[in-house]
Context: one part of a larger RNA
């Protein structure tokens, strides 16, 4: 000097309390862990693995397995040969590929040949999602969005090394402010960036507004006031006013304002720690395989299942549930596309195909809510798991193993032990919607989006994390 302490001290933090709503108990849906298997590729593993890589496993993807094939190779780069390339027919085969025909000659040329391109041939060589994350880059997670890492010069120590960086206040902050052997200075801090909150000024189509006129989409005409959208710009500074503090730094009221003291939310993660992850995104040192650890195919496997375990979704019901009716959203996606109307069909859809490369047309119905009507406390008009039949799309193909529809089935479950988890405001909670990926979906999963919209915070004794001084220590 660190670290440790069932030592002190001071402080923070949905940490604990106050409170709401879950998890643990049921069912399913997803990981994983066991186990089985020819395979059930592989990784990840306490917080910080486990709806995690994977923004989508019926071929494909796929790396696994079993079988059938290839050996200069699916792909590069050099060298000889022959053929332009292609396009098509037979046979054989699950295919993959093997084998026979058949058409057809292009394009620059110094007329030798060349470019592309196929086929074959010999070697250098390709290849390897094979081993190592404890040989590395890169790049990520974690403490933690914690306040703290650190430097020159000078001091002061024999020397590790102190000091500044510590003390008295204040802060979200090592943030300011006084002090002081320190003065200074980099990197976190905070500001710049980005979204949403106000308001001017500028622009008005496709968006508003007013007129016509209409079941209704629409269209005329006119306007720039409001909405809206898109740019510019102004606004927030403890500026100012009380009181309080050491006349400070800041603190607490106040007024003004659309907003206060960091306005809200995001992007932005210090030195460094865990031999943390990742050799499976890539790159790479060594090893290793080279008629195979490689490369084609076809099935099947990753969807098995006694059972355990994480995330969820759905419930148990009356603040509910069925049926009719009426109303409000935002943000997104569309040309291999999204697809209106109208027509068939109880319905998933079918057929039709107007618009529309979108402020114009669609997907599109928002839904919780609001009125009325039945249910009356039951395993029910809760619940929807499972089977059973019969349909529909997707796409060569839906048994293994997709979604969706109609009819029948109608299980567990009547609020859940120890224990344990998010959340402090437009949050929880609840309620729908869009979107990547993508033919088609096992999506209840991720990421926006907007409707309704709460309760609670005395106070830091305790639990757990953490930060800053001091002490102890046989620990480094």
């Nucleotide at each position: 000097u660190g670290a440790c302490g069932g030592g002190g001290g001071c402080c923070c933090g949905c940490a604990c309390a106050a409170g709401c709503g879950g998890u643990g108990g049921a069912g399913c849906a997803u990981g994983u862990g066991g186990u089985u298997u020819a395979a059930u590729u592989c990784g990840a593993u306490g917080c910080a693995a486990a709806g995690c890589g994977a923004a989508g496993a019926a071929c494909c993807u796929u790396a696994c397995c079993a079988g059938g094939g290839c050996u200069u190779g699916a792909c590069a780069u050099g060298c000889c040969g022959c053929g332009a390339a292609c396009c098509u027919u037979c046979u054989u085969g699950a295919a993959a590929g093997a084998g026979a025909g058949g058409g057809g000659u292009g394009c620059c040329u110094u007329c030798g040949g060349g470019a592309a391109c196929g086929c074959g041939g010999a070697c250098a060589c390709a290849g390897g999602u094979g081993g190592u994350g404890c040989a590395u880059g890169g790049c990520u997670g974690u403490c933690g969005g914690c306040a703290g890492c650190u430097c020159g010069u000078g001091c002061c120590g024999u020397a590790a090394g102190g000091u500044g960086u510590u003390g008295g206040g204040u802060u979200a902050a090592g943030u300011c402010u006084c002090g002081c052997a320190a003065c200074g200075a980099g990197u976190g801090c905070a500001a710049c960036c980005c979204u949403c909150g106000u308001g001017u000024u500028u622009a008005g189509u496709u968006g508003c507004c007013a007129u016509c006129g209409u079941u209704g989409a629409g269209u005329u005409u006119g306007g720039a006031a409001c909405c809206c959208u898109g740019a510019a710009c102004a606004g927030a500074c403890u500026g100012u006013u009380g009181g309080u503090g050491a006349u400070a730094a800041g603190c607490c009221g106040g007024a003004g304002g659309a907003a206060u003291g960091u306005g809200a939310g995001g992007a932005u993660g210090a030195a460094g720690u865990c031999a943390a992850g990742u050799c499976a995104u890539c790159a790479u040192g060594c090893c290793c395989c080279u008629u195979a650890u490689g490369c084609c195919c076809u099935g099947g496997g990753c969807a098995a299942c006694a059972c355990a375990u994480c995330u969820g979704c759905u419930a148990c019901a009356a603040u509910g549930g069925c049926c009719g009716g009426g109303a409000c959203a935002a943000a997104g996606g569309g040309u291999c596309g999204c697809g209106a109307u109208c027509c068939u069909g109880c319905g998933a859809a079918g057929a039709u195909g107007a618009g529309c490369u979108a402020a114009c047309c669609c997907c599109a119905a928002a839904a919780a809510u609001c009125c009325g009507u039945c249910c009356a406390u039951a395993g029910u008009u809760c619940g929807g798991a499972u089977u059973g039949c019969a349909g529909g799309c997707u796409g060569c193909a839906a048994c293994u193993c997709g979604c969706c529809u109609g009819c029948a089935u109608g299980a567990a479950g009547c609020c859940a032990g120890a224990a344990u988890c998010g959340c402090u405001a437009g949050u929880a909670a609840u309620c729908g919607u869009c979107g990547g990926u993508c033919a088609g979906c096992c999506a209840u999963a991720c990421g926006g989006c907007g409707g309704u919209g709460a309760a609670u915070c005395c106070a830091u004794u305790c639990c757990c994390g953490g930060g800053c001084c001091u002490u102890g220590u046989a620990c480094a």
Small-subunit ribosomal RNA, 3' major domain from Coffea eugenioides, 476 nucleotides, folded computationally. Rfam family: Bacterial small subunit ribosomal RNA. Its family is annotated with structural constituent of ribosome and ribosome in the Gene Ontology. The RNAcentral record of the full RNA draws on SILVA.